This is a predicted structure of a 124-nucleotide RNA (SAM riboswitch aptamer (S box leader)) from Litorimonas taeanensis. Its mean pLDDT, the model's own confidence on a scale to 100, is 77. RNAcentral holds the sequence, with entries from Rfam. Rfam family: SAM riboswitch aptamer (S box leader). Rfam 15.1 lists 9,625 matches to the family in 4,158 species.

[in-house]
RNA sequence: UACUCAUUAAGACCGGUGGAGGGACAGGCCCUAGGUUUUUAUUGCGCAGACGGCACAAUGGAAACGAGAUACCGGGGCAACCCAGAUGGUGCCAAAUCCUGCGACGUUAGUCGGAAAAUGAGGC
Numbered sequence: 001u002a003c004u005c006a007u008u009a010a011g012a013c014c015g016g017u018g019g020a021g022g023g024a025c026a027g028g029c030c031c032u033a034g035g036u037u038u039u040u041a042u043u044g045c046g047c048a049g050a051c052g053g054c055a056c057a058a059u060g061g062a063a064a065c066g067a068g069a070u071a072c073c074g075g076g077g078c079a080a081c082c083c084a085g086a087u088g089g090u091g092c093c094a095a096a097u098c099c100u101g102c103g104a105c106g107u108u109a110g111u112c113g114g115a116a117a118a119u120g121a122g123g124c
Stems, first nucleotide, its partner, number of pairs: 001123001003122006013075005021031003025101004035065010046054002076093003080090003097116001102113004
């Protein structure tokens, strides 16, 4: 990496680093931090007032507490293929491959098949 074959509704998570995305693609849907408190500055609005002031809102700064995606590292686990064999290699550990995508059948709901993708084993 064009290609070939097989499988894809089962199963299996903790800690650390780090700090905004992730679930292949598109649509859908879903997972997942940007939070709270205190203080301070500016602005706005209102109240009071001789001056100093007070309340609220927005934005910015600081401190404390809290939470955290992909990824990486360490450990743990699952179970399929290869290997005939040992503490072996690869893979995997949200949701059916998260669902749909194209076609056939069907009044609908849906069913079946395909495509794409992933993984393994070949081939080149």